The part of an RNA shown here (large-subunit ribosomal RNA, domain I) has 537 nucleotides and comes from a mouse gut metagenome.
Model confidence (mean pLDDT): 83 of 100.

Context: one part of a larger RNA
RNA sequence: GGCGCAUGGCGGAUGCCUAGGCUCUUGGAGGCGAAGAAGGACGUGAUAAGCUGCGAAAAGCGUCGGGGAUCGGCAAAUACGAUUUGAUCCGGCGAUAUCCGAAUGGGGCAACCCGACAGGCGGAAGGCCUGUCACCCUGUCAUGCAGGGAGCUAACCCUCUGAACUGAAACAUCUAAGUAGGAGGAGGAGAAGAAAGAAACAUCGAUUUCCCAAGUAGUGGCGAGCGAACGGGAAAAAGCCUAAACCGGAUCUGUUACGGCAGGUUCGGGGUUGUAGGACUACAGAAUCAAUAUCACGAACGAACUGGAAUUACCUGGAAAGGUAAGCGAUAAAGGGUGAUAGCCCCGUACAGGCAAGUUAGUGUGCGAAAGUAGUAUCCUGAGUAGGGCGGGACACGGGAAAUCCUGUCUGAAUCCGCGGGGACCACCCCGUAAGGCUAAAUACUACCAAGAGACCGAUAGUGAACCAGUACUGUGAAGGAAAGGUGAAAAGAACCAUGAACAAUGGAGUGCAAUAGAACCUGAAACCGUGCGCCU
Numbered sequence: 001g002g003c004g005c006a007u008g009g010c011g012g013a014u015g016c017c018u019a020g021g022c023u024c025u026u027g028g029a030g031g032c033g034a035a036g037a038a039g040g041a042c043g044u045g046a047u048a049a050g051c052u053g054c055g056a057a058a059a060g061c062g063u064c065g066g067g068g069a070u071c072g073g074c075a076a077a078u079a080c081g082a083u084u085u086g087a088u089c090c091g092g093c094g095a096u097a098u099c100c101g102a103a104u105g106g107g108g109c110a111a112c113c114c115g116a117c118a119g120g121c122g123g124a125a126g127g128c129c130u131g132u133c134a135c136c137c138u139g140u141c142a143u144g145c146a147g148g149g150a151g152c153u154a155a156c157c158c159u160c161u162g163a164a165c166u167g168a169a170a171c172a173u174c175u176a177a178g179u180a181g182g183a184g185g186a187g188g189a190g191a192a193g194a195a196a197g198a199a200a201c202a203u204c205g206a207u208u209u210c211c212c213a214a215g216u217a218g219u220g221g222c223g224a225g226c227g228a229a230c231g232g233g234a235a236a237a238a239g240c241c242u243a244a245a246c247c248g249g250a251u252c253u254g255u256u257a258c259g260g261c262a263g264g265u266u267c268g269g270g271g272u273u274g275u276a277g278g279a280c281u282a283c284a285g286a287a288u289c290a291a292u293a294u295c296a297c298g299a300a301c302g303a304a305c306u307g308g309a310a311u312u313a314c315c316u317g318g319a320a321a322g323g324u325a326a327g328c329g330a331u332a333a334a335g336g337g338u339g340a341u342a343g344c345c346c347c348g349u350a351c352a353g354g355c356a357a358g359u360u361a362g363u364g365u366g367c368g369a370a371a372g373u374a375g376u377a378u379c380c381u382g383a384g385u386a387g388g389g390c391g392g393g394a395c396a397c398g399g400g401a402a403a404u405c406c407u408g409u410c411u412g413a414a415u416c417c418g419c420g421g422g423g424a425c426c427a428c429c430c431c432g433u434a435a436g437g438c439u440a441a442a443u444a445c446u447a448c449c450a451a452g453a454g455a456c457c458g459a460u461a462g463u464g465a466a467c468c469a470g471u472a473c474u475g476u477g478a479a480g481g482a483a484a485g486g487u488g489a490a491a492a493g494a495a496c497c498a499u500g501a502a503c504a505a506u507g508g509a510g511u512g513c514a515a516u517a518g519a520a521c522c523u524g525a526a527a528c529c530g531u532g533c534g535c536c537u
Stems, first nucleotide, its partner, number of pairs: 001536009015522001016486002020457002022454007029446002031152002039100003042055003046078002050074002061094006070082003105114003115133007135149006156187001157185005167174001171221001197204002208235005218226002239438003242382001246269010274416001276381004280375004288369002295364003300359002305353003311326005327344002335347003387411008397423001418433005473480002493521001496508004
């Protein structure tokens, strides 16, 4: 030095575990904010660095309810206290709530500085305390007053704006895609929505979503690709208000023969549609209605919370829930814990009960809305609109035979004997009634709360983060971004002695089932490094 056997060190794989994640389900909630939010800074404890809580009333204060013996958070120590005159703890409602932050008296390098006015403390000043003082919008005659806005927030929704990589096996039309990104706005949903519709000679009857129709008809350098509708079946269902004609009030203007007349503005009545309707004239005349301001009643839901069955002996063992034997309960064999595997030990579970604030179906009150018949001379029925030209865009549809919708620009009707549509266009026919507005449900989403689930992970996995993690650390900055879990049933966490410079370490002793479970602590693989013995060289 090699090999073998044995035994250690180092190391932290593996096994087991789970405090944390991941993905969903059901229900709730769907916002917070000038009454100062989200997020922070600084404080706050007997002792107090961090986290948590809280705010100069500072790990807390008041009150109501629950609960019933301990308590002063994580946190184990000492001291000192609280509590059956009911603490700690749990729930509801309040009080307090420094400074920064939309930040709003002014300023500012956030958590700081400096004011004005009124009132107050003090001693004239410096100083201190309380309140008010930003801007924009709306209402109003108003310097004033009142109301609103501003900022934050996961996704979902609408509008405006709007790429490229990529695909086409290159690339330009095209695609990706109206996607990503940017801006604005809203709500618990949003958007859409009561036919100038869809159809086809038969009809249907607002919108939205799903299944089919159908990868069809189409579209397309007819490439890559893109991609309907009719109709059928479901979910959910709900319809309304104005403008105008006409009538009346107020007011202004013009004109006047002062009697009026005409016009404008504004308010009220009236009226709302396509088998046209309404005004107007004549007649008749109150059945009914829901999406409702207010108030009252109010089932139900709803916080902490309450009751809640049934087992013993022996054996093994450190420990019984295991084994053996004999029982019991069950509307309760979901689950967790307890010194190993417990229906009957503990918490629970099935079931039953309870309740404040609050929410809400419903009922009443009340506000409000509202219908008919006949006549058809006259009047009304949404104009820079419909339509057209040019240029774009949207429609499944790329300019096409290209209808339909939107409009930057130039133009520009008709008025119910009207007008629009039915995929160029024309006729017949059919359908509808534009140029004002509102509208629940079925639909989308989940930052948040509660309960629950998993042929999801189990510490190099699962969130980046099971642990004081968006931390340490890196970067001027935007930003990037870790590692790190496990003694034991219980600290019983090793008194005491010895070696030692020792608060290191070790040997005894002791605890414990176990200390090769000793805190560098479950198991403890390999690489790597030793020691002992044997054999070989």